[in-house]
This record gives sequence, C1' cells and structure tokens, in this order.
RNA sequence: AAAAGCCAAACCCGUCGUGAGGCGGGGACGGAAAGCCACGGGUCUUAGGAAGAAGAUAGCCGGGUUGC
Repeated sequence: AAAAGCCAAACCCGUCGUGAGGCGGGGACGGAAAGCCACGGGUCUUAGGAAGAAGAUAGCCGGGUUGC
C1' cells in the first nucleotide's frame, strides 16, 4: 500500500438469561483489526431508600496484546 479473502448493524426465526444481552440460522447498515483482553472512563441491566454490589457492552472511547 492493497480487499483475493474476512467480519456482520437493524430486522426475522430458534434457543439460553429476571434483565441488559449471549449463542445458532437467515440478512447486510457498515468495518480495516468490527481479532482477542472488562485494565481506565462512559452507557445499559438487576435488586436496593442510598451507599455500595453483581452483571452486560470490545460495532462507545482510551489502553494492552496478536495479526494481514
């Protein structure tokens, strides 16, 4: 530098979860680490009067790490 190839939002179906959401199939709005890691911040969920807690999100941002 390049997209051969790769990933796959919304939505629909199935399934798991109280939930945010996860996973599988269909589907492409997009991406260039939209590979991986909840370490910092943000947002969201659960119960709670609050403090605080336990979770979700890596396709919210930063950071770490591997790679074309």
This is a predicted structure of a 68-nucleotide RNA (c-di-GMP-I-GGC riboswitch aptamer) from a soil metagenome. The sequence is in RNAcentral, with records from MGnify. Of the family's consensus pairs, 95% are formed in the model. It matches the Rfam family "c-di-GMP-I-GGC riboswitch aptamer". Rfam links the family to the GO term cyclic-di-GMP binding. Its mean pLDDT, the model's own confidence on a scale to 100, is 84.